[in-house]
Predicted 3D model of a 350-nucleotide part of an RNA (small-subunit ribosomal RNA, central domain) from an uncultured bacterium. The RNAcentral record of the full RNA draws on Greengenes. Its mean pLDDT, the model's own confidence on a scale to 100, is 87. It matches the Rfam family "Bacterial small subunit ribosomal RNA".

Context: one part of a larger RNA
This record gives sequence, structure tokens and C1' cells, in this order.
RNA sequence: CUGGGUGUAAAGGGAGCGUAGGUGGUGUGGUAAGUCAGAUGUGAAAGCCCGAGGCUCAACCACGGGACUGCAUUUGAAACUAUCAUGCUAGAGUACAGGAGAGGUAAGUGGAAUUCCUAGUGUAGCGGUGAAAUGCGUAGAUAUUAGGAGGAACACCAGUGGCGAAGGCGGCUUACUGGACUGUAACUGACACUGAGGCUCGAAAGCGUGGGGAGCAAACAGGAUUAGAUACCCUGGUAGUCCACGUUGUAAACGAUGAAUACUAGGUGUCGGGGGUCAGAAGACCUUCGGUGCCGCAGCAAACGCAAUAAGUAUUCCACCUGGGGAGUACGUUCGCAAGAAUGAAACUC
Repeated sequence: CUGGGUGUAAAGGGAGCGUAGGUGGUGUGGUAAGUCAGAUGUGAAAGCCCGAGGCUCAACCACGGGACUGCAUUUGAAACUAUCAUGCUAGAGUACAGGAGAGGUAAGUGGAAUUCCUAGUGUAGCGGUGAAAUGCGUAGAUAUUAGGAGGAACACCAGUGGCGAAGGCGGCUUACUGGACUGUAACUGACACUGAGGCUCGAAAGCGUGGGGAGCAAACAGGAUUAGAUACCCUGGUAGUCCACGUUGUAAACGAUGAAUACUAGGUGUCGGGGGUCAGAAGACCUUCGGUGCCGCAGCAAACGCAAUAAGUAUUCCACCUGGGGAGUACGUUCGCAAGAAUGAAACUC
């Protein structure tokens, strides 16, 4: 390289947008680059293959034919690919009419609870554990009542419920704003799919500057436990957790399952829409589109299992894998304030 693969054996990029490139619906007409057919030239000789001959045979040698799958020129064909022209509407998009949603950003606001402060009542304990102790408390704690401060998170509703490309998103109100879905079929007329590089987003922790700091809590201190206990348990407690603006760019970033399109038995929940029949209404039944679950046939699979949300049957494009260790290491390069990230070997060994 080919072949074969990528849910769990090695292997899907964390996610999106999109450049080059690759691939691409349907009708008619033209061209003839690819494609196909014919002709001509060339494709040295030797070698190779076939035939027949010469050395007694063979190796070897000489002769005839073939082949040399190629290239160039030329004459045609026009189905397919391509290209040009002109159409179409089933892909894609727009418009209009609707309802659903923790989608995003900003501002404002509410109640419960913890902690602290002030004041009242009240008195000797509280707290904590397997049991204790450290700790707090007669300078009046814990408990309880009233008032105040401040920060963070939003009980119930709540649901294999919803929304988002992923990360993720949950009190309430307002403003701005993205996307999806359903219906109509008015408009455009292939405008599409994928996407190396590139750009953007990207949990938590970490870093920089400035704020904030109630609770929780790495580090740290003390008390226990223990042979020891740099732990598990307890009492404290600083970074951090929160906000603003930057930075980092990684996760079991998981459905361990790339994106798109088409096709292939059924059954049953649920969420958002549409249509029809019945009904006085609540609603029931049938049907259709989009999401989200469970069960299950064919098929697939090493098995587990997957099964219209495929891991089935096919097509297009991208990414990745090629025995274990060494090693996601070394070196080099790029990025970063740093931490580090990205790219990524070999010797050796089994």
C1' cells in the first nucleotide's frame, strides 16, 4: 500500500460552522474531455510464448509467427460521467398562519433554610461518636422570641418529561434574541451532502487582575482509631467554590456507537402539533408528522446484545486502528503567564 475493521477485543475527532477537495435529483437538445469501436504509424535487436529446424539428445544456436496489454494521428458512436444551453419540482431554502419548550444574554425581584450581629426570656450544659475526645459554654452557650446584615442555592411542581450542536440548561418577572416542530403549498428552482487545513464553542479543576465570601471545603492544625494511620470518623479551617474581564482547551467530553440519505414485520407508553368519525360535554376511536422510551420478527453479531432513534440492507464524505510493554514517554516543533496541551518515535524486551 492493499485487504479487513472501529458499542464492549486496537480503533469515531469533545461539538459545531465552513474553505479546498470528493460526491450529487429529474426532462430535452448540443459538444465530444473521459468512455467505446475501426484504421494508420510507431512500439530496435536480443529475451518471452507457439511452430518447425541444426549440433547424436539437451543446454545452446538459427528461422517463421505471435505478443509487446503502450503512445500518437485520424474516422466514427453518444448510453453513462463531464460540459454548455434550456426546462421541472419529489431534495434544499423562503413566505404566511399557529402552538410547545430549565435554548441563550442582561436587568430586576421573592420566600424557605444555614451563619453572624443586636435585644428579650432562660440556666448548665451543648455538640459530636461505634464509643469518645479535641471544640463551644457561668465573660451566660445550646434552646426559644423579635429585629437586622450578608452570601449562595432554588424544596414541592418533577416525569426513562422538555430544550440545546456538544459542553450543558430548573424560583418568579421583564427586555432583547437563536433554533426546532405542525399546517398551507404562495415563491426560488438542485441553491444539496460531507468536509483535510481553518475558525468558533467547549464540564470541573487550574492560572491572571479586581471584587465578594453565608454554607461547604483540597492544603493545614488538633482529637480519636490503629502495631503504625502522613487515611477512613470527629472539631476547626485557608485557597477554592460566587461575580466581572481575560486565560487554559482537557474528562468514563459516553449511547464508550461520526455526519447525511433511502429502504426493511409488528406491539405498547409518553411529549409537541395536524386531520377525520362519534358525542350535549368530558372525552373515545381511527389516522398523520416530529421527538423520546420499552418489548420484539427478519437480518446482523464471537457472544453480550442491536433491531425504523440499527450494531440490518445500500450509497457518499470525513476521522481513526494494525500484538503487549517501553509510552501518550524522549527529542524536535507549535501554542500557553505557568500548570501544561497538541503532534509523537526508537533502542530494548515478551